[in-house]
């Protein structure tokens, strides 16, 4: 130096079932409503809703369980490109957003707190900062300090 196996733990990550909550909320239909106004990412044009009854979902995103693929596993932000989406229609969005893509960069690991952002949300996601624990290597005055996973441990090969 290559190659193969391999450990970290409430451990990662997808698929399919179950549950709640989304919501008695979207939107169909009845009605009602002179008009003005206000909302429906932003302009213009329309529609439509903001009164009341009537039927009544879905996604995202979580939890149960079971399979599977795994240990930069995945996550993330920034940056190429390209195709959509967001009442219809045209025109747009420099941090509106969804997919797949480029490029390199952050982060060992779950976890709690504390502030901010996304969601209907207290759930769960991310960011950031801080706390304590865990692995792993090295140093060590043996108390503990310190550094990243492009690590670390084993085996074989040159």
């Nucleotide at each position: 130096u290559g190659a193969u196996a391999g450990a970290g733990g409430c451990g990662c990550g997808g698929u399919a079932c179950u549950c709640a909550a989304g919501a008695g909320u979207a939107a169909u239909c009845c009605c009602c409503u002179c008009a003005a106004g206000c909302u429906g990412c932003a302009g213009g044009a329309a529609c439509a809703g903001c009164c009341g009854g009537a039927u009544g979902a879905a996604a995202g995103g979580g939890u149960u369980u079971a399979c599977c693929g795994c240990c930069g596993a995945a996550g993330g932000g920034a940056u190429u490109u390209a195709a959509g989406a967001u009442u219809u229609c045209c025109u747009g969005a420099u941090c509106u957003u969804u997919u797949a893509u480029u490029u390199g960069c952050c982060u060992g690991g779950g976890u709690c707190u504390g502030c901010g952002g996304a969601c209907a949300a207290u759930a769960u996601c991310c960011g950031c900062a801080g706390g304590a624990c865990u692995g792993u290597c090295a140093u060590u005055u043996c108390g503990a300090u310190g550094a990243a996973g492009c690590g670390c441990u084993a085996u074989c090969a040159g």
Lysine riboswitch aptamer from a bovine gut metagenome, 158 nucleotides, folded computationally. It matches the Rfam family "Lysine riboswitch aptamer". Its family is annotated with lysine biosynthetic process in the Gene Ontology.